[in-house]
RNA sequence: GCAUCAAGAGAAGGGCUGACGCCCUCGCCAACCUGCCUGACCGGGCAAGGUGGUUUCCCGAAAGGGGAUGUGGCCGGAUCGGCAACGAAACGGGU
Numbered sequence: 001g002c003a004u005c006a007a008g009a010g011a012a013g014g015g016c017u018g019a020c021g022c023c024c025u026c027g028c029c030a031a032c033c034u035g036c037c038u039g040a041c042c043g044g045g046c047a048a049g050g051u052g053g054u055u056u057c058c059c060g061a062a063a064g065g066g067g068a069u070g071u072g073g074c075c076g077g078a079u080c081g082g083c084a085a086c087g088a089a090a091c092g093g094g095u
Base pairs, nucleotide, nucleotide: 001071002070003069004068005067010026012025013024014023015022016021027054028053029052032050033049034048035046036045037044039095041093042092043091057066058065059064073083074082075081076080
């Protein structure tokens, strides 16, 4: 800079803190990135890899302002090279 803040999902266990709150584990939710579903592309799908969230952002009448999240990961000798990504889904358009 761009996109989203609709909906969804724990009165779980543990640790730290005076408190606010933060961290870890397990579960759950969600298609933002990667990957897969087909060979490019469009749509749609899949929670596998990477994030995030788990009670549902704040101020304002509005305009608008602020805040949050995403814009893959790991390894190496690193302007480059390599590695992993499901037992899920396996569809429509299109050439």
Description: Predicted 3D model of a 95-nucleotide RNA (SAM-I/IV (S-adenosyl methionine) riboswitch aptamer) from uncultured Methyloceanibacter sp. The prediction has a mean pLDDT of 82. NCBI's taxonomy places the organism under Bacteria, Pseudomonadati, Pseudomonadota, Alphaproteobacteria, Methyloceanibacter. RNAcentral holds the sequence, with entries from MGnify. Its Rfam family is "SAM-I/IV (S-adenosyl methionine) riboswitch aptamer". The family is grouped with related families in Rfam's "SAM clan". Gene Ontology terms of the family: regulation of gene expression and S-adenosylmethionine metabolic process. The family has 417 seed sequences and 567 matches in Rfam 15.1. The model forms 100% of the base pairs in the Rfam consensus.